[in-house]
A computed fold for an 87-nucleotide RNA from Bacillaceae bacterium UBA7792, annotated as c-di-GMP-I riboswitch aptamer. Of the family's consensus pairs, 95% are formed in the model. Rfam family: c-di-GMP-I riboswitch aptamer. Rfam describes the family as follows. GEMM was predicted in a large-scale screen for bacterial structured RNA regulatory elements. Model confidence (mean pLDDT): 85 of 100.
RNA sequence: UCGCCAAAAAGGCAAACCUAUUGAAAAAUAGGGGCGCAAAGUCUCAGGUCUAAGGUGGGGCACAACUAGGACGGCUGGACUGCUGAA
Repeated sequence: UCGCCAAAAAGGCAAACCUAUUGAAAAAUAGGGGCGCAAAGUCUCAGGUCUAAGGUGGGGCACAACUAGGACGGCUGGACUGCUGAA
């Protein structure tokens, strides 16, 4: 210096749920609230999951099916960065 990571310390983030707003929805943002997290910090590059406005197309209609340019980093991998310091 790099990898892994125990204990302790300093801290950090914030699940479900509630309220308000945005959105077609998934979901996101803010406040409250804490399930938990050693990257639960950042990034959709790969896979996966969710939604289907628009589109395709069946139908007389009601509706049903398919589809991501949408969403999820607290789904997994990957990339970058960060606090502490034994074996």